[in-house]
Context: one part of a larger RNA
RNA sequence: GGCUCACGGUGGAUACCUAGGCACGCAGAGGCGAAGAAGGACGUGGUUACCGACGAUACGCUUCGGGGAGCUGGAAGCAGGCAUUGAUCCGAAGGUUUCCGAAUGGGGCAACCCUAAAUACGGCCACCUGAAUCCAUAGGGUGGCGCGAGCGAACGCAGCGAACUGAAACAUCUUAGUAGCUGUAGGAAGAGAAAGAAAACUCGAUUCCCGUAGUAGCGGCGAGCGAACUGGGAAGAGCCUAAACCAGUGGUUUUUACCAUUGGGGUUGUGGGACAGCGAUAUGGACUCGAGCGGUUAGACGAAGCAUUGGAAUGAUGCACCAGAGAAGGUGAAAGUCCUGUAGUCGAAAACUUAACGAUACUAGCUGAAUCCCGAGUAGGUCGGGGCACGAGAAAUCCCGAUUGAAUCCGCGAGGACCACCUCGUAAGGCUAAAUACUCCUGCGUGACCGAUAGUGAACCAGUACCGCGAGGGAAAGGUGAAAAGAACCCCGGGAGGGGAGUGAAAUAGAACAUGAAACCGUGAGCCU
Numbered sequence: 001g002g003c004u005c006a007c008g009g010u011g012g013a014u015a016c017c018u019a020g021g022c023a024c025g026c027a028g029a030g031g032c033g034a035a036g037a038a039g040g041a042c043g044u045g046g047u048u049a050c051c052g053a054c055g056a057u058a059c060g061c062u063u064c065g066g067g068g069a070g071c072u073g074g075a076a077g078c079a080g081g082c083a084u085u086g087a088u089c090c091g092a093a094g095g096u097u098u099c100c101g102a103a104u105g106g107g108g109c110a111a112c113c114c115u116a117a118a119u120a121c122g123g124c125c126a127c128c129u130g131a132a133u134c135c136a137u138a139g140g141g142u143g144g145c146g147c148g149a150g151c152g153a154a155c156g157c158a159g160c161g162a163a164c165u166g167a168a169a170c171a172u173c174u175u176a177g178u179a180g181c182u183g184u185a186g187g188a189a190g191a192g193a194a195a196g197a198a199a200a201c202u203c204g205a206u207u208c209c210c211g212u213a214g215u216a217g218c219g220g221c222g223a224g225c226g227a228a229c230u231g232g233g234a235a236g237a238g239c240c241u242a243a244a245c246c247a248g249u250g251g252u253u254u255u256u257a258c259c260a261u262u263g264g265g266g267u268u269g270u271g272g273g274a275c276a277g278c279g280a281u282a283u284g285g286a287c288u289c290g291a292g293c294g295g296u297u298a299g300a301c302g303a304a305g306c307a308u309u310g311g312a313a314u315g316a317u318g319c320a321c322c323a324g325a326g327a328a329g330g331u332g333a334a335a336g337u338c339c340u341g342u343a344g345u346c347g348a349a350a351a352c353u354u355a356a357c358g359a360u361a362c363u364a365g366c367u368g369a370a371u372c373c374c375g376a377g378u379a380g381g382u383c384g385g386g387g388c389a390c391g392a393g394a395a396a397u398c399c400c401g402a403u404u405g406a407a408u409c410c411g412c413g414a415g416g417a418c419c420a421c422c423u424c425g426u427a428a429g430g431c432u433a434a435a436u437a438c439u440c441c442u443g444c445g446u447g448a449c450c451g452a453u454a455g456u457g458a459a460c461c462a463g464u465a466c467c468g469c470g471a472g473g474g475a476a477a478g479g480u481g482a483a484a485a486g487a488a489c490c491c492c493g494g495g496a497g498g499g500g501a502g503u504g505a506a507a508u509a510g511a512a513c514a515u516g517a518a519a520c521c522g523u524g525a526g527c528c529u
Base pairs, nucleotide, nucleotide: 001528002527003526004525005524006523007522008521009520016479017478020450021449022447023446024445025444026443027442028441029439030438031151032150039100040099041098042055043054044053046078047077050074051073052059061094062093063092064091065090066089070082071081072080105114106113107112121148122147123145124144125143126142127141128140129139155186156184157183158182159181160180166173170220196203197202207234208233209232210231217225218224238431239430240429241375245264246263247262248261249260250259251258252257269409271374272373273372274371275368276367277366278365284362288359289358290357294353295352296351297350299346300345301344305319306318307317308316309315320337321336322326328340329339330338380404381403382402383401384400385399386398390416411426412425413424414423415422466473467472486513489500490499491498492497
């Protein structure tokens, strides 16, 4: 020096554990904000650096309920207090709520300064004024209202809108109306009561799902893109206007009439309505108010086991019991009967929510046929675009720009160029719950989800430490023991550390603390050189 064995050191793998995550389901909530939000700064404790809580009434104030013995947060200690005259704690309603922040009296390098008391700016209403420009209008002023502003995860609608990529290159095409940016809303949004779909003896608002179907089609007919009807389900709901006509008011006006406005009337495609005549009080629900079953926000009651072993019993042994409760968690090992609970049964002074029901208001018909009305710079055409699964194609239907430009029921539109016939519908005004999408958030529950290099970046004081001028990037780090019983006292040492003693079931569980692999470093023995 090597090899082997044993015993150690170091190290922190492995198995075990879970305080934290992940996913989904059901229910709730779906907003907060000038009555000052979200988010912060600074303060508040006897002692107080941090976290949490709170706001100069500052570890808290008031009232009303619950609850019933301890309390003075995490978090020990010391000190001082509170509490059966009911504290701490839990729930409801109030009060307080510095400064910054939309930040709004002015300023500003946020949490500060100045003035000295001001709703800054915008909007709406009223009044007064008032240009170019005569009437006017724009603009200005005063007062009133207290409407907007900012924040917020996804989902919605709308405007703008890529490229990498694929086509094995690339230009039409694709990626994709995606990402991104912007506007704006709601608890959902959008759509929606046929100028529909169709071709049956048809259906009857919209939306969503299944399916039709990778079909019909589109396509440098390449890559690729890709419907619809019928059918089966979820849900289900229908309405209001314009016009004709009547009446009122105002204006213009020579009678006449016209215009504006208010009320009535009226709302449809087996065409409807006005108009003329006849007749009636039923039905309905989506508004508001009342009502208040029930629900939510604290809680309450709630069965049944002992002995031996052991450090400890929940295990084993022996003998018992409950069960509308043998879900689960905890307890010194594995508990239906020890604790919290569970099944089951009750419960609200206050706040919120809400079914039935009631009320207000609104809401139906028949006959006739002369006249009138039935949404205009609209429909349609042409040119240029876009969108429809559909790339200009035979290209309908829909939307936009430019330019043209009808008809009024004997009307008009559609049925994929176009024409005829036939069939279907009734445009150019508006509203509309549910079924559908999503989850920043709350409660409950579940998991052939993870178990500390996993699972969130974050189980731990993490968006922290740290890096970057900044936008931004972004960690590592869990486990003594049942209980601190956390090692009094003695010895060596300056200390660190250790040896005794003591605690404990265990100290090779001693805080660098459960298990404690390997690499790596030693000690001892044997063998070889």
The part of an RNA shown here (large-subunit ribosomal RNA, domain I) has 529 nucleotides and comes from Leptolyngbya sp. Lineage of the source: Bacteria > Bacillati > Cyanophyceae > Leptolyngbyales > Leptolyngbya.